Model confidence (mean pLDDT): 85 of 100. This is a predicted structure of an 84-nucleotide RNA (c-di-GMP-I-GGC riboswitch aptamer) from a Clostridia bacterium. The sequence was found by an Rfam model in a public genome assembly.

[in-house]
RNA sequence: UCUGUUUAGGGCAAACCUGGCGAAAGUCAGGGACGCAAAGCUACGGGCCUGUAGACGAGUUCCAUGGUCGCCGAGCUGCCGGGA
Numbered sequence: 001u002c003u004g005u006u007u008a009g010g011g012c013a014a015a016c017c018u019g020g021c022g023a024a025a026g027u028c029a030g031g032g033a034c035g036c037a038a039a040g041c042u043a044c045g046g047g048c049c050u051g052u053a054g055a056c057g058a059g060u061u062c063c064a065u066g067g068u069c070g071c072c073g074a075g076c077u078g079c080c081g082g083g084a
Base pairs, nucleotide, nucleotide: 001083002082003081004080011036012035016031017030018029019028020027021026034070040076041075042074044073045072046071047068048067049066054062055061056059
């Protein structure tokens, strides 16, 4: 530096349930495992979600300084095996 999960040690934790936070999307903790070779971190670009505050044409409208990294891309970091 490329590549991979087979070796060894392992790691994370979907849905759902309980409790908390939030207007909501969602999130935190515990339980629980659908899966993941970065399912580690970053909201930087795109997508998607909510619709607070605000706006207006007055609504199933517009709208983020909100959310999502287990949606994609990108950046940073990393165990082990194999190749160069």